[in-house]
RNA sequence: GGGCCCGUAGCUUAGGAUGGACAGAGCGCUGGCCUCCGGAGCCAGAGGUCGUGGGUUCAAAUCCCACCGGGCCCG
Numbered sequence: 001g002g003g004c005c006c007g008u009a010g011c012u013u014a015g016g017a018u019g020g021a022c023a024g025a026g027c028g029c030u031g032g033c034c035u036c037c038g039g040a041g042c043c044a045g046a047g048g049u050c051g052u053g054g055g056u057u058c059a060a061a062u063c064c065c066a067c068c069g070g071g072c073c074c075g
Stems, first nucleotide, its partner, number of pairs: 001074007010027004020058001029045005051067005
């Protein structure tokens, strides 16, 4: 220098090929019930610019371009 893959909540991640109505889950966190207390269990809740910027579109996590970070391969 060239090619490919990955980036979504504090952590691990689903969804992306076929764009569609509030972006979901587990763990963790907070509150409540329960308990002598804690744990477990049950109930409820908070938490996301979907890496960044731009483009296409009525509409983008999803499509296109550039860039940033990580990994692998080729030279």

Predicted 3D model of a 75-nucleotide RNA (transfer RNA) from Candidatus Caldarchaeum sp. Lineage of the source: Archaea > Nitrososphaerota > Candidatus Caldarchaeales > Candidatus Caldarchaeaceae > Candidatus Caldarchaeum.